[in-house]
Molecule: SAM-I/IV (S-adenosyl methionine) riboswitch aptamer
Organism: marine eukaryotic metagenome
RNA sequence: GCAUCACGAGCGGCGCGAAAGCGCCCAGCAACCUGGUUAGCCGCCAAGGUGCCCCAACGAUGUGGUCCGACGAGCGUCGGGCAAAAAAAGG
Numbered sequence: 001g002c003a004u005c006a007c008g009a010g011c012g013g014c015g016c017g018a019a020a021g022c023g024c025c026c027a028g029c030a031a032c033c034u035g036g037u038u039a040g041c042c043g044c045c046a047a048g049g050u051g052c053c054c055c056a057a058c059g060a061u062g063u064g065g066u067c068c069g070a071c072g073a074g075c076g077u078c079g080g081g082c083a084a085a086a087a088a089a090g091g
Base pairs, nucleotide, nucleotide: 001063002062003061004060005059010026012025013024014023015022016021028052029051032049033048034047035045036044037043041091042090065082066081067080068079069078070077071076
């Protein structure tokens, strides 16, 4: 800078704490990015990366993750790799 803030989804487990609450794990929701369907678009899938009720807008979330190397005071930039099962409808 751009997009969204409508709807949707747990009486779960563990740990810390006097409490308020916080953290982790699993599940679920969603479909913003990566991936798949396919060279492309719409749609679809939901594996990888976030996010998640209310308050909130002077706000929040997303604009993938990770490893190696080089440059750089730093923010970063460039180059080269790796993973993404199952699933998925076509137009």